[in-house]
RNA sequence: UGCUGUUCUCAGGGCGGGGUGAAAGUCCCCACCGGCGGUAAAGGGCUGCGGCCCAAGCCCGCGAGCGCCUUCCGAAGCCUUGGCCGGGGAGGGGUCAGCAGAUCCGGUGCGAUUCCGGAGCCGACGGUGAAAGUCCGGAUGAAAGAGAAUGAGC
Numbered sequence: 001u002g003c004u005g006u007u008c009u010c011a012g013g014g015c016g017g018g019g020u021g022a023a024a025g026u027c028c029c030c031a032c033c034g035g036c037g038g039u040a041a042a043g044g045g046c047u048g049c050g051g052c053c054c055a056a057g058c059c060c061g062c063g064a065g066c067g068c069c070u071u072c073c074g075a076a077g078c079c080u081u082g083g084c085c086g087g088g089g090a091g092g093g094g095u096c097a098g099c100a101g102a103u104c105c106g107g108u109g110c111g112a113u114u115c116c117g118g119a120g121c122c123g124a125c126g127g128u129g130a131a132a133g134u135c136c137g138g139a140u141g142a143a144a145g146a147g148a149a150u151g152a153g154c
Stems, first nucleotide, its partner, number of pairs: 004151007016030004031134002033123002035062004043054004057121002065099002067096001068093006077084003103119005125137003
């Protein structure tokens, strides 16, 4: 230095103004926000000048969520009382059928969907006095991953 075990810590931001209305942070106009890993060039930072670090919501992946599979509990109903069926609830699996968003134009250049300029676009599920990326809830949860401590082997 690399691989691996154990433990611990950390790990998401955002509705401000106006309009309509009985009612909207949910609709309309203007606003605001951008998880994690990878990729990176001339942008930013450092330098011992070798290089190193940072830098993408929409490029490649990942995560939670929905779904799916599965275990348990089980309302109502049905019947031949032991079964059928099963709204709903709780747990497990973790990619398994599936969903899992969204970018172009110009410039520079050998090289950019990443830099510069411009114009766009996107955002789980359930709830709600009215339709939600921004409110409330599952969630004091889970987790991509980041870091620290410690043990063993090469």